A computed fold for a 734-nucleotide part of an RNA from a Clostridia bacterium, annotated as large-subunit ribosomal RNA, domain II.
The organism belongs to Clostridia, within Bacteria.
The coordinates come from a structure-prediction model, not an experiment, and the mean pLDDT is 83.
Context: one part of a larger RNA
RNA sequence: GUCCUGAAGCACGACCGAGGGAGUUUACAGUAGUGGCGAGGUUAACUGUGUUAAGCAGGCAACCGUUGGGAAACCAAUAUUUCGCAACUUUUGUGAGGAAAAGAGUCGUAACAGGCUUGAGUCACUGCUGUCAGACCCGAAACCAUGUGAUAUAUCCCUGGGCAGAAUGAAACCUCUUUUCAGAGAGGCGGAGGUUCGAACCAGUGCUAGUCUAUCUGCUUGGGUGACCUGGGGAUAGGAGUAAUAAGCCAUACUAACAUGGAUAUAGCGGGCUCCUCCUGAAAUAGCUCUAAGGCUAGCCUCGUUUGAGGAAGAUUAUGGUGUAGAGAUACUGAUUAGAAAUUAUCGGGUCGAAAGACCUGGGUUUCUUGUCAAACUCCGAAGUCAUAAUUUCCGUAGAUGACGGGAGUAGGGGCACCGGGGUAAGCUUGGUGUCCGUGAGGGAAUCAACCCAGACUUAGGUUAAGGUCCGUAAAUACUGGUUAAGUGUAACAAAAAGUGUCUUUGCCCUAAAACAGUGGGGAGGUUGGCUUAGAAGCAGCCAUCCUUUAAAGAAUGCGUAACAGCUCACCCACCUAGGUCGAUGGCCUUGAAAAUAAACCGGGCUAAAACCAGUUACCGAUACCUAGGACAAUCUUUAGAUUUAAAGAUUAUGUUGUAAGGAGGUGUUCGGAUCAGGCAGAAGCUUCUCAGUAAUGAGGAGUGGACUGAUUUGAAUUAUGGAUCCUCGGGCU
Numbered sequence: 001g002u003c004c005u006g007a008a009g010c011a012c013g014a015c016c017g018a019g020g021g022a023g024u025u026u027a028c029a030g031u032a033g034u035g036g037c038g039a040g041g042u043u044a045a046c047u048g049u050g051u052u053a054a055g056c057a058g059g060c061a062a063c064c065g066u067u068g069g070g071a072a073a074c075c076a077a078u079a080u081u082u083c084g085c086a087a088c089u090u091u092u093g094u095g096a097g098g099a100a101a102a103g104a105g106u107c108g109u110a111a112c113a114g115g116c117u118u119g120a121g122u123c124a125c126u127g128c129u130g131u132c133a134g135a136c137c138c139g140a141a142a143c144c145a146u147g148u149g150a151u152a153u154a155u156c157c158c159u160g161g162g163c164a165g166a167a168u169g170a171a172a173c174c175u176c177u178u179u180u181c182a183g184a185g186a187g188g189c190g191g192a193g194g195u196u197c198g199a200a201c202c203a204g205u206g207c208u209a210g211u212c213u214a215u216c217u218g219c220u221u222g223g224g225u226g227a228c229c230u231g232g233g234g235a236u237a238g239g240a241g242u243a244a245u246a247a248g249c250c251a252u253a254c255u256a257a258c259a260u261g262g263a264u265a266u267a268g269c270g271g272g273c274u275c276c277u278c279c280u281g282a283a284a285u286a287g288c289u290c291u292a293a294g295g296c297u298a299g300c301c302u303c304g305u306u307u308g309a310g311g312a313a314g315a316u317u318a319u320g321g322u323g324u325a326g327a328g329a330u331a332c333u334g335a336u337u338a339g340a341a342a343u344u345a346u347c348g349g350g351u352c353g354a355a356a357g358a359c360c361u362g363g364g365u366u367u368c369u370u371g372u373c374a375a376a377c378u379c380c381g382a383a384g385u386c387a388u389a390a391u392u393u394c395c396g397u398a399g400a401u402g403a404c405g406g407g408a409g410u411a412g413g414g415g416c417a418c419c420g421g422g423g424u425a426a427g428c429u430u431g432g433u434g435u436c437c438g439u440g441a442g443g444g445a446a447u448c449a450a451c452c453c454a455g456a457c458u459u460a461g462g463u464u465a466a467g468g469u470c471c472g473u474a475a476a477u478a479c480u481g482g483u484u485a486a487g488u489g490u491a492a493c494a495a496a497a498a499g500u501g502u503c504u505u506u507g508c509c510c511u512a513a514a515a516c517a518g519u520g521g522g523g524a525g526g527u528u529g530g531c532u533u534a535g536a537a538g539c540a541g542c543c544a545u546c547c548u549u550u551a552a553a554g555a556a557u558g559c560g561u562a563a564c565a566g567c568u569c570a571c572c573c574a575c576c577u578a579g580g581u582c583g584a585u586g587g588c589c590u591u592g593a594a595a596a597u598a599a600a601c602c603g604g605g606c607u608a609a610a611a612c613c614a615g616u617u618a619c620c621g622a623u624a625c626c627u628a629g630g631a632c633a634a635u636c637u638u639u640a641g642a643u644u645u646a647a648a649g650a651u652u653a654u655g656u657u658g659u660a661a662g663g664a665g666g667u668g669u670u671c672g673g674a675u676c677a678g679g680c681a682g683a684a685g686c687u688u689c690u691c692a693g694u695a696a697u698g699a700g701g702a703g704u705g706g707a708c709u710g711a712u713u714u715g716a717a718u719u720a721u722g723g724a725u726c727c728u729c730g731g732g733c734u
Base pairs, nucleotide, nucleotide: 001012002011015731016730017729018728019727020726025133027131028130029129030128031127032126033125034124035123036122037121040064041063046058047057048056049055068075069074078102080101081100082099083098087094088093103118104117105116106115107114136272137271138270139269143262144261145260146259147258148257154236155235156234157233158232159231160230161229162228163226165197166196167195168193173188174187175186176185177184178183201223202222203221206219207218238254241249242248275666276665277664278663279662280661285298286297287296288295289294299410300409301407302406303405304404305403306402310395311394314392315391316390317389318388319387320386321385322384326380327378328377333374334373335372338369339368340367341366342365343364344363347362348361349360350359351358352357413437414436415435416434417433418432419431420430421429422428442453443452444451457630458629459628460627461626462625463624467620468619469618470604471603472602476617478616479615480614481613482612483611489606490605498590499589501588502587503586505584506583507582509580510579518575519574520573521572522571524548525547526546529543530542531541554569558567559566631656632655633654634651635650636649637648638647639646640645667720669717670716671715672714673713674712675711676710677709678708685704686703687702688701689700690699691698692697
């Protein structure tokens, strides 16, 4: 820089320098501005003239306009009245354009109704836009035509060449044996085979050096008389060849070669598109689309013309609309807990019975009571929201509102808050309302598109916002009252359950007739209660749990014994002494709380705080606000000028963030015309310094350089570069 919701990116492009490098031209339209003529305007080809150039004179064919209506035949029309902006005048006014009314023309109707029309154009130049063309530049894979290739490679044809040495030992033949024939056996000779081993030769199985001269080294391995290998010559050609088929090969290229041409193929896709300042400033939505990466129309932006007094964003009130949130359940539809009663010929199960039948139970239905639910339930029903009207506020003659016309861009959006749908959930997905980012800087949140504050013309000074005030770091180690001991915390987030951590508030009860805790003492008798049991004595188990003596003491709270025993508690007394026991509520804290260095306080560090809670005052803190100077825009005034404009002044009636985009004005480069000017007493260019302008840029000085150059005005453009894996050259890196 770019595509994007979002780019400093671990998204892509960019090594450096110089030069090159992208909205152009033609014709025809639309529209605006300027100029000529004007109910008319204008020529085209061409002709004449001309220093054969520029031009001048002709050329009136054609075109547009002056008259419309109707398919056509055909017919054929106002400069009437009223209102009224600007403006002008002297005011109840006049009033160009404009509006309304009436009339007229024509079509139409049976007749009304209704439609269209009722006087400014045309030619040229310039800006913007559309269409035609390569049409802003660069970029395909492809398609077609005509040719060139078989020295590589595929197959074939002709003609030559090559295959060490070993192994095996087919048929045939000979001899012998056997044999009725046919045949069989043995030995010899023989030398077959897409036969065996293995060099040359061909290949390239596995491992491997090497990456070089874009296909190879070594070891190993396969074939090695064959469908073998090979030299030379020749044949087959592009939708064609050749192919023991791998879509292989056809000259480093093959699911259709290469060269040239059609040709700047086409690209709804990707990349790039060059000076400045000023004014305004979007959209990521709807409908349709072989449409979804694109278009057309609308919406939203901008510029111009016109209109000329209202507009309607907010608030309140009134009158209507609505069926959400909530709520509800004999107000419907549907779901649903528990129970009661009744009923059930045509339902189930069970029991009894020989059967009839009886009884019990489940289910259904109805009624009653009770407990709950719904986006597609509603007897109800907000807040809101919509429409209309009134009042009010605000905006508006410094031009609201409306209308017409020129130019667009946009159709991938995103975050947050609230309200929803989907989803376990998501920095998820899909809607609505608002807002911000997008297109928005500045301050705060350590860092941080959209969270908080706040909308940046410029310079200086002051005051505040959010947020802060121990140090890093601007500002109180301020003040008042509490809490926390966990470094909790000082950063966004942890639940239930738990705590004899601690503070606050609060309730019942006990308590100087002595509480709570502690210490000392007592804690007995009937009785070993009855049953059970081998045993059961307060204490295995079952039943009961009385009475007495007492200050008090359970037919026993827990240990313990085989069973007893023993210890202890309840309960009572004494000593002692002042609050105590048991809860409930609310803070803070602890635990719950496990992840890979300290390491999610920004760090140091911080404990009656530099933490937390509540309150108070002061200060710091931004491009916010205020004050002053300046610039520009808009509007107004004056002067000059005279359509445009310039200068000065005013604004207490204002504005100045900005992507895509629209509009306005200017700077620079090359060449030409006109009028001037500079230059060997030193032009352009280059280096450097100073000054001016909001900026593009301009002016001047010095040095270098060694011959051309500039200003004003006007015209024409191969007119401005940082990007295009841009192009060319040079350098650098490797």